[in-house]
The part of an RNA shown here (small-subunit ribosomal RNA, central domain) has 352 nucleotides and comes from an uncultured bacterium. The full RNA is in RNAcentral, with records from ENA, Greengenes and SILVA.
Context: one part of a larger RNA
RNA sequence: CUGGGCUUAAAGCGCGUGUAGGCGGGGACGGUAAGUGUCGGGUGAAAGCCCUCGGCUCAACCGAGGAACGGCUUGGCAUACUGCCGUCCUUGAGGCAGACAGAGGUCACUGGAACGACGGGUGGAGCGGUGAAAUGCGUAGAUAUCCGUUGGAACGCCGGGCGGCGAAAGCGAGUGACUGGGUCCGUCCUGACGCUGAGACGCGAAAGCGUGGGUAGCAAACAGGAUUAGAUACCCUGGUAGUCCACGCCGUAAACGAUGCGCACUAGGCAUGAGGGACUCUGACGUCCUUCGCGCCGAAGCAAAAGUGUUAAGUGCGCCGCCUGGGGAGUACGGCCGCAAGGCUAAAACUC
Numbered sequence: 001c002u003g004g005g006c007u008u009a010a011a012g013c014g015c016g017u018g019u020a021g022g023c024g025g026g027g028a029c030g031g032u033a034a035g036u037g038u039c040g041g042g043u044g045a046a047a048g049c050c051c052u053c054g055g056c057u058c059a060a061c062c063g064a065g066g067a068a069c070g071g072c073u074u075g076g077c078a079u080a081c082u083g084c085c086g087u088c089c090u091u092g093a094g095g096c097a098g099a100c101a102g103a104g105g106u107c108a109c110u111g112g113a114a115c116g117a118c119g120g121g122u123g124g125a126g127c128g129g130u131g132a133a134a135u136g137c138g139u140a141g142a143u144a145u146c147c148g149u150u151g152g153a154a155c156g157c158c159g160g161g162c163g164g165c166g167a168a169a170g171c172g173a174g175u176g177a178c179u180g181g182g183u184c185c186g187u188c189c190u191g192a193c194g195c196u197g198a199g200a201c202g203c204g205a206a207a208g209c210g211u212g213g214g215u216a217g218c219a220a221a222c223a224g225g226a227u228u229a230g231a232u233a234c235c236c237u238g239g240u241a242g243u244c245c246a247c248g249c250c251g252u253a254a255a256c257g258a259u260g261c262g263c264a265c266u267a268g269g270c271a272u273g274a275g276g277g278a279c280u281c282u283g284a285c286g287u288c289c290u291u292c293g294c295g296c297c298g299a300a301g302c303a304a305a306a307g308u309g310u311u312a313a314g315u316g317c318g319c320c321g322c323c324u325g326g327g328g329a330g331u332a333c334g335g336c337c338g339c340a341a342g343g344c345u346a347a348a349a350c351u352c
Base pairs, nucleotide, nucleotide: 004323005322006321007306008305012320014203015202016201017200021196022195023194025089027088028087029086030085031084032083034082035081036078037077038076039075040074041073042072043071050066051065052064053063054062055061092193093190094189095188096186098184099183100182104179105178106177107176108175109174110173111155115151116150117149118148119147120146121145122144126137127136164171165170208249209248210247211246212245213244217243218242222238223237224236225235260319261318262317263316264315265314268297269296270295272293273292274291275290276289277288278287279286301308302307325352326351327350334345335344336343337342
C1' cells in the first nucleotide's frame, strides 16, 4: 500500500464546540479549461531486459533494426462529466411568528420530617449491642417520654413510572431571579449558508490535592471488644481524614448501549411521555391519522452464536477514531502536563 475488522473474540476517543482537511441538494444558462479526451513538438544517453533479423559449425557471446523507457515538459483542439467563477431554485440547513413539556444549568431565599447536642420537666435502673457476648453508656440520674433552643446534612410520600431533562458526566423539597437546549404547528424570510472533524479549546462521577470555612449523621486510617489455630478481616463499641461550602487543581472509571457522528432506505404489533389534526360528541371519554422521544415483542435481513431487528448489530453513502497473537506492559526511556498523587503519548530485549 492492498485487503479485513471494531456489542460480547484485539479494536468507538468519557462527552461536546470547532480550525485545517475530506465529503456535498435539484435543474438551467453563461464563462474558464484545472482534472479528462485527442493530435503534435521537446526530452526520456548508451548498454541491458523484450521482439525480429543477422555473424562466429551451435550456444554463451556479438552486430543491426524495432519496441519499451509506467515519466517529465510544452503547444493546438474538444467541453459530456468533475472542478472553479457568475446568475437562478427550495426539499437540506437556519431564521421568524404562535404554542408546549421537563429532577436541564447558576444564584439567592424559605420549609417540614428525621438525627445529634444543649437546657428544663416526668421517672428511677438499667440502656446499648450480638449468633451469643463483651468493650461502651448509666444513681454526678442514662435508656424511655414531653417541652424548648441550636446545628449540619439529606429532601420521604407524589397517577415516582419499565416516566422526564441533559452532549456526556449527571439532574428529584418549595419559591423567585437569570439562563441553555428541545418538540409541535404555520410556511412569512435567507437561499446549500451543509455533514464530519486531525490538531486545538471547553465540560467531565467518585476518590485525591491546595487555601479558607464547616462538621449532625456516616466513616478509610486508628483504638478497643469479640470470633478464630491465627484474624493486621467479616460482627460489635468508639473514631480522624473525608463526605458539606467557596475558590483553585486533578482529568481518571465496567466514563457501558462494553455499540462514533450525520443522512437516506427497508413488515408490523403493544405500552408509554410531549404536541398537532379528523370523526362521534354537551362533555368526560372513545376511535383513527400524524410528528418527536422512551421501552417491550417481532418479518426480512444480519450474526460464530448469544442476539439484533425504523432507537439496527439490516441495506448504502460521507467523515473521524481505533485493532493486527499471549506475556513482558499500558510498563521503561524521552517528551508534554500536574503542588503531589499521578495522567497523556508509548517501545524493546526476552519468553510461550
Its Rfam family is "Bacterial small subunit ribosomal RNA". Rfam links the family to the GO terms structural constituent of ribosome and ribosome.